[in-house]
């Protein structure tokens, strides 16, 4: 520095005010929020050249809508565990589906990523119809930092 392997912590935010109405944080006006990794021409900060114009490299930073990818529903299998043994139903595991959303200008050799405007999106189950309330969840989790033996 690095293969697996295993510990240990940490790992999602947001409806101010108002209207209607018997009842909405659910309907309208209005507010407010953006998981993880990745790309990135953005800041910053150093470091070397130097023709003082800038040019390289380094570290940090930089997308809700771009790639991928997590929770939520679903399947096939496998495996447990209940039973009236006929299938059901529940738990785990792998794997495979499903899943939302962006345009105009601009600058430029190049931008869906930067400026700048104006959009748009957000599981499931209750409940007046929920991205923001409650509830499954004191759960899973992408993944992140540490460490700990062992290979190269």
């Nucleotide at each position: 520095u690095u293969u697996g392997u295993c510990c240990u912590u940490c790992g999602g935010g947001g409806u101010c005010g108002g209207g209607u109405g018997a009842a909405a944080u659910u309907c309208c006006c209005u507010a407010c929020c953006g998981g993880c990794g990745g790309u990135g021409a953005u800041a910053a900060g150093g470091c070397u050249g130097u023709c003082u114009g800038c040019a390289g490299c380094c570290u940090u930073u930089c997308a809700g809508u771009c790639c991928g990818u997590g929770a939520c529903c679903c399947g096939u299998c496998a495996u447990c565990u209940g039973u009236a043994u006929a299938g059901c139903a529940g738990g785990u595991g792998c794997c495979g589906g499903u899943g939302g959303a962006u345009u105009u200008g601009g600058u430029g050799c190049a931008a869906c990523u930067c400026c700048a405007a104006a959009g748009c999106c957000g599981a499931c189950a209750g409940u007046a119809u929920a991205g923001u309330c409650u509830g499954g969840a004191u759960g899973g989790g992408a993944g992140a930092a540490g460490g700990a033996a062992u290979g190269a």